This is a predicted structure of a 508-nucleotide part of an RNA (small-subunit ribosomal RNA, 5' domain) from an uncultured bacterium.
RNAcentral holds the full RNA, with entries from SILVA.
The coordinates come from a structure-prediction model, not an experiment, and the mean pLDDT is 84.
[in-house]
Context: one part of a larger RNA
Order: sequence, then C1' cells, then structure tokens
RNA sequence: GAAUGAACGUUGGCGGCGUGGAUUAGGCAUGCAAGUCGAGCGCGAUUCCCGCAAGGGAGGAAAGCGGCGAAAGGGAGAGGAACACGUGGAUUAUCUACCCUCCGGCCUGGGAUAGCUACGGGAAACUGUAGGUAAUACCAGAUGACGUCUUCGGACCAAAGGUGUGAUUCCACCGGGGGAUGAGUUCGCGUCCUAUUAGCUUGUUGGUGGGGUAACGGCCCACCAAGGCCAUGAUGGGUACCGGGUGUGAGAGCAUGGCCCGGCUCACUGGGACUGAGACACUGCCCAGACUCCUACGGGAGGCAGCAGUAGGGAGUUUUCGGCAAUGGGGGAAACCCUGACCGAGCAACGCCGCGUGAGUGAUGAAGGUCUUCGGAUUGUAAAGCUCUGUUAUAAGGGAAGAACGGCAGUUAGAGGAAAUGCUAGCUGUUUGACGGUACUUUAUGAGAAAGCCACGGCUAACUACGUGCCAGCAGCCGCGGUAAUACGUAGGUGGCAAGCGUUAUCC
Repeated sequence: GAAUGAACGUUGGCGGCGUGGAUUAGGCAUGCAAGUCGAGCGCGAUUCCCGCAAGGGAGGAAAGCGGCGAAAGGGAGAGGAACACGUGGAUUAUCUACCCUCCGGCCUGGGAUAGCUACGGGAAACUGUAGGUAAUACCAGAUGACGUCUUCGGACCAAAGGUGUGAUUCCACCGGGGGAUGAGUUCGCGUCCUAUUAGCUUGUUGGUGGGGUAACGGCCCACCAAGGCCAUGAUGGGUACCGGGUGUGAGAGCAUGGCCCGGCUCACUGGGACUGAGACACUGCCCAGACUCCUACGGGAGGCAGCAGUAGGGAGUUUUCGGCAAUGGGGGAAACCCUGACCGAGCAACGCCGCGUGAGUGAUGAAGGUCUUCGGAUUGUAAAGCUCUGUUAUAAGGGAAGAACGGCAGUUAGAGGAAAUGCUAGCUGUUUGACGGUACUUUAUGAGAAAGCCACGGCUAACUACGUGCCAGCAGCCGCGGUAAUACGUAGGUGGCAAGCGUUAUCC
C1' cells in the first nucleotide's frame, strides 16, 4: 500500500446492489417449513331442497385403505489426511422410479383387512375382542419370448382398471429392447505439519472353494501357503471438509476456502435394520445413553446444524414480516392444493458504488478569534449583502415493466369418424401483482433540513501561542517532557480523507 463475514471509539443526509452467529455441532418456549389425488376404493357428518310426516334428492367435511412424493429442495462443517476431493481413465464387474422411443400384452378366478358397528382396557399415549365391507391393496391359475437360468434336454416369471360416449378418446397397468438422467464400484497422478513417532500388520498378504451384493473384491466364512507395508517416511501423533475460486503480488509464489456453484460428510450421542427405483433416511422406525417435559407413579412424549424467535457464552452478527404474483419443486386428467425453496419488504454506514450538504458575484479586506516587532498579519471571498438553481427533501397529482402460461368464452384448421361430443394445434377477447400507489414522472415550496474524523518532531503532507515543568502525559520505530516543548494538554492556523474518519486484529 492493498484486503476483511470484522469489532471498538467518534460522527452520521439519501439511494442502488450486495452481505450479516466466524464463538457453545451448547440448550431450546411458540408458530410455520411435505403434501397431494374422490378421474383407484368403501363409507359418508354438519348442511341444503321437496314433503305434515314417513321418505326422497343434492352435496361432499373429517378419518381410513390405496397410489405417488416424502432419498428432492433447505441447513451445518462436527468428523474425516481418505479414492474424501481434483483431474484423467475403467466398468465384458453394475443398478436406475418418473421421462422419451420401439415391440408385444392387458385372460379366468379367489380369500382377506382398515374404516364402520357392538362390547371393552388405560390418567394419557394408545390399544384388545367379536361381527361385517371395498379397491388400481393381496393371492392363485392361464398365456408366455427377443427375458432369466441352463447340465443345452429343459425349467421359470406378468398385468388393473378409471373418466366419458351408444362405440372409437384420454389417463393408467404388465413383459421386453434402446435412449436419457442419476448413482454405485475401481485405477493412474495430485493433496498440511511432525522422526523429541522407526518399525507396523494375523483377515493381516495371497490362493482354492463357498456365502453375500445391483455389482468386482477377505466384503464375510472354511481350508492352504507365509506373506504384505516401510527413510521415495510405513505405523503413530497433531491439524484440517475438498475444489471452482478469493486476497495479495510485476510474476513466481504466499495466504485463504465466508457469500455463490460442484462434490463429500453430519442431523441430540452411539448402534441397527425396515420400506423403497433410490436411505441405513434432518422434521420415518427400533434399541441403548444423556438431557428436558407430562403423569392418576402403572407409564408416556421430545430432538431448530429448516425460517423466524429465545436465553446463554461472546469484541461481535437482523423480523416470532408479506406473498405464492414470478422462477422452480411435489401431487393431480385438470381446476387447483402445498411449498419459511423462492420472490419481496424490515433492521445494521457491515462493504462497494453513486449523489448531496449549494452556485455566481461580493473588499470598508466588516465584526469576532489568534498572533504581533503594536506598524500590522492571518482566519478571508470566507461571512454579510445581491443575483440564481432545485439534485436531494417536503406536499399534492399521474403512474409502469416484471404477465408468460393456465382457465373461461368465441372462432379457424387437422387426424379419425356418416355426423355430433371429445382430442390436437392456432387466432381473438377476458381473467391473474406480494412488492406497491413502489420505481419513474409532473407541479408547488424553499438555501431552507444535511460534516465530520484524524494528524501537524523525522519517517510523513501540514506551525504558532499559552498551560505544564522527567509531573501530567505521548509513543508504530527513533524517541519527546527536568521553566522559552513545532513531540504532553488547550486554542488559533494548516494538512489529509470525507458520510465517514481513526484504532485494533489478521493475510499478502
């Protein structure tokens, strides 16, 4: 000099764009953060209509079965020195739901179960018995190849319907091939400090045969052999998420990894599997532990390193805000629903950038201050005065873009069809904005409301007076202060930067 997720002191007008728990991966009150589908299924409350009633009709809440999603998105960096990451390969050793494409299929039956009803148990969480019911839930049979296995003879494996129509439509379902996407595994090279850590290793190293996995493999097991690694640093210890990048520097390099993007890992601590295409699963399950809460003492409930917020520790880090309008995601045929992702607003000079705090004129060089050799000098065109401007501000009016879809209505064309409904594509109209009456703009008012901080001995731009008297104090280094201090304190003046300026910390 440059830089920072900064903090502290002091000062503080506005806007745009960013950034904001770096410390206790310590504890958490409260609310919200993952649902959706009635065009899979049975049931059907409150309600409404007709009716005197009986009864009939409409409607569809909540819960349940079932499907898809919940493995994404969001957070954090504890652990990990490792094929974790980076880079380049391998996979004839592998899997891949939804999506696209091609081929083929969708036949015949069956028995349950939740919800529900009845009777219970329990303080609660929850739960038992009996009866009875549906399905795109479950099971059996048939058909099975271009699928799988194969000793090449053969053996084995599937399905589901729904809406609408008089039927063709559309969405689903099953088997197989290919694609796309995502993932698993593996190899070469690169990847901090320490020898005041020198030896380490028994599933250890390899083989044979099995098991297991989507898949290779001591991954696991039985047996056999005695190997394997190491001063080119094994093993141990310490520290640390890694990269794209970022800071600095002429570069080489050094330092660093916050925000954003990719990867990894974690989800109170430790362990485990289940479901599933995918997890050994942040807001799933089981076990153990610590902690907190409820309890009728028998037993139960919980997990903010999601968004806000709280107390704690700390030099130190924000609102218990608005909206799904946009982008994206999940479900759904769709309408639509959900979405603390996201888009916005709020707070903070935390950072960068921009703007303003006025402009011109104005010498009796006013007054006041300071210094003085008492003549004057300086503050200083600075002020006042005069003439203007209106950025910003204040008030009033106008007022966007971000909106494209999708829906609805009308209309045109196309495939198929005798025609109509429906389907696909296009056109026209209409409808949808949290931000927000925001940005922007017009008019009016009026210099009015907007400047400080640090320094002035040398380094280093900028000096005098007074006070103090090795005191009080200053200080980055050299060093100042003991009676004429340009170095302390105050004042005037000057220099630098400016909504900031200094200090501290850290890196180059």